The RNA shown here (Guanidine-I riboswitch aptamer) has 97 nucleotides and comes from a marine eukaryotic metagenome. It matches the Rfam family "Guanidine-I riboswitch aptamer". Rfam describes the family as follows. This family represents a conserved RNA structure found upstream of the ykkC and yxkD genes in Bacillus subtilis and related genes in other bacteria.
[in-house]
RNA sequence: UAUCACUAGGGUUCCGACUUUUAGAUCUAUAAAAGUGUCUGGUCCGAGAGUGGUCGACCUUCUUUAAGGUUACACGGAGGGAUAAAAGCCCGGGAGA
Numbered sequence: 001u002a003u004c005a006c007u008a009g010g011g012u013u014c015c016g017a018c019u020u021u022u023a024g025a026u027c028u029a030u031a032a033a034a035g036u037g038u039c040u041g042g043u044c045c046g047a048g049a050g051u052g053g054u055c056g057a058c059c060u061u062c063u064u065u066a067a068g069g070u071u072a073c074a075c076g077g078a079g080g081g082a083u084a085a086a087a088g089c090c091c092g093g094g095a096g097a
Base pairs, nucleotide, nucleotide: 002054003053004052005051006050009045010044014042015041016039017036018035019034020033021032022031023030056071057070058069059068060067061066073093075096079091080090081089
C1' cells in the first nucleotide's frame, strides 16, 4: 500500500414480528394481500481518521532462503451519488482547519 474478518453505525429488498382485510376454521390458530423500521431481531450495506489479521514495502542479522524489527500522525462541513433504502459507504487523509 492493498485486502480479509469483525464492530460502531445504517436503512427496509428478502425472512421474521405486529396491525388490518379476505378465505377457511371454531379440534386450534392456517393461507393470501396491504401497511408499519418511532419493530428488539435474522439476511444485507458498513468505517482514511475503529479492532484484529494476511500480503506488500523498508531496515537489521547471518540464514541457506530464513529470523527479527518498523509501517508514524490524523480535527473536518455543506452538498451530491449508488443500492430496495440509508449510513461513519463513495466523491473524500476532499473544501477547509